[in-house]
RNA sequence: GGCGGCUGUAGCCAAGUGGUAAGGCAUCAGAUUGUGACUUUGACAUUCGCGGGUUCAAGUCCCGUCAGUCGCC
Numbered sequence: 001g002g003c004g005g006c007u008g009u010a011g012c013c014a015a016g017u018g019g020u021a022a023g024g025c026a027u028c029a030g031a032u033u034g035u036g037a038c039u040u041u042g043a044c045a046u047u048c049g050c051g052g053g054u055u056c057a058a059g060u061c062c063c064g065u066c067a068g069u070c071g072c073c
Stems, first nucleotide, its partner, number of pairs: 001073008011025003019056001027043005049065005
């Protein structure tokens, strides 16, 4: 370098396999507390690596592309 497989979702881990993004940690705000910790309530992905297509509807299916990893040549 060529071919093939797998993976890419929030700051981190991670679920979701067509019906409109769970959960945990972290972070921020409130309650509690003399302060802090613990506990507790709430907030946090106009969007799933990027671009395009199919569809009433796409994280999910199709095409291209980028990155990581594994195998073969």
Transfer RNA from Ulva intestinalis, 73 nucleotides, folded computationally. Rfam family: tRNA. It is annotated as a transfer RNA. The same sequence occurs in records of 5 taxa. The coordinates come from a structure-prediction model, not an experiment, and the mean pLDDT is 80. The organism belongs to Ulva, within Eukaryota.